[in-house]
RNA sequence: GCGGCUAUGGUGAAGCGGUUAACACAACCGGCUGUGAACCGGUCACGCAUGAGUUCGAUCCUCAUUAGCCGCC
Numbered sequence: 001g002c003g004g005c006u007a008u009g010g011u012g013a014a015g016c017g018g019u020u021a022a023c024a025c026a027a028c029c030g031g032c033u034g035u036g037a038a039c040c041g042g043u044c045a046c047g048c049a050u051g052a053g054u055u056c057g058a059u060c061c062u063c064a065u066u067a068g069c070c071g072c073c
Stems, first nucleotide, its partner, number of pairs: 001072007010025003018056001027043005049065005
């Protein structure tokens, strides 16, 4: 230099153009308990790498860029 794959809350992770962007864990609050764990209820988390484009509508399609991984030279 060229090509491929990946990027979604604190973590894991679903979502194949119209979802309230699930679910689990974690954290926080409450219940329960003598205390705690477990269990139950609830809450939270600028969550779609960045910028443009296509579209009535984009996490999803296109292009560029960034970062990581792999391969080729």
Predicted 3D model of a 73-nucleotide RNA (transfer RNA) from an uncultured Erysipelotrichaceae bacterium. Its mean pLDDT, the model's own confidence on a scale to 100, is 82. Its Rfam family is "tRNA". The family's RNA type in Rfam is transfer RNA.